[in-house]
A computed fold for a 268-nucleotide RNA from a Clostridiales bacterium, annotated as Bacterial large signal recognition particle RNA. It is recorded under the gene name ffs. Taxonomically the source falls in Eubacteriales (Bacteria, Bacillati, Bacillota, Clostridia). Its Rfam family is "Bacterial large signal recognition particle RNA". It is annotated as a non-coding RNA gene.

RNA sequence: CCGCACGAACCGGGGAGCCAGCGGUGCCCUGUAACCUGCAAUCCGCUAAAGCAGGGGGAUAUGCCGCUUUCCGAGGUUUGCUGACGGGGGGUCUGCCUUUUGUAAGUGGUGUUGACGAAUGAGUCUUGCACAACAGAACUUUGCGAACCGUGUCAGGUCUUGACGGAAGCAGCACUAAGUAAAGCCUCCUGUGUGUUGUGAGGCAGCUUGUUCCGAGCUAACUGCAAAAGUAACGCCUUCGGCAGCCUAUCGAAGAAGCGGCGUGCGG
Repeated sequence: CCGCACGAACCGGGGAGCCAGCGGUGCCCUGUAACCUGCAAUCCGCUAAAGCAGGGGGAUAUGCCGCUUUCCGAGGUUUGCUGACGGGGGGUCUGCCUUUUGUAAGUGGUGUUGACGAAUGAGUCUUGCACAACAGAACUUUGCGAACCGUGUCAGGUCUUGACGGAAGCAGCACUAAGUAAAGCCUCCUGUGUGUUGUGAGGCAGCUUGUUCCGAGCUAACUGCAAAAGUAACGCCUUCGGCAGCCUAUCGAAGAAGCGGCGUGCGG
């Protein structure tokens, strides 16, 4: 160095999560020309030599293994900050909105045909009287108004008388009482949630109005400004949640580089 047979390595790795820890199943990322079957999340299998069980491929170099790196780096996790969004809370703040008070810079209104202020008279308010109005009752006039127990006259009939005559008296008619209805408003009385009335007294300075003095403001509807109260949809503050970006820390596949290691038997 060659042939045959066997064996080791290898046939993927990583992140978060779970876990006392490790590995796996499930999720995500990333590789290779490149394994298969069974188990497993209310888990499965193990214990620092940390998946178990069974099977297969392949095998001495473009390969495999170990260690190292201010190298490179998919992706995951993470402290903090920012942004938009969603949920809860607050009423300290500033705004929005509502109300009230003040102010009078602007607009408006009003004012030399006299504002504000001051003085004075009257009314409005209370009360007495008068008058009026209204109501009631009286009064006056008219009408109606009594089966009998009102008056007058009383047909007929009744009673009485020898007779003349007399008596009581129903209906009818007339009149009237109590009463009732209407009218009157001359007179009298009483009453009143009455009054464009008259008059006396009291009261109030609020309102209306007349007169006089003074001589330029007055008002607060709108805007502005100040204060107070309310509200919580929004702004604002605070807290929580997931999302995106940046920063920090950490793990890190794949890749790159460096150093080291890679067997046994038989035969030629």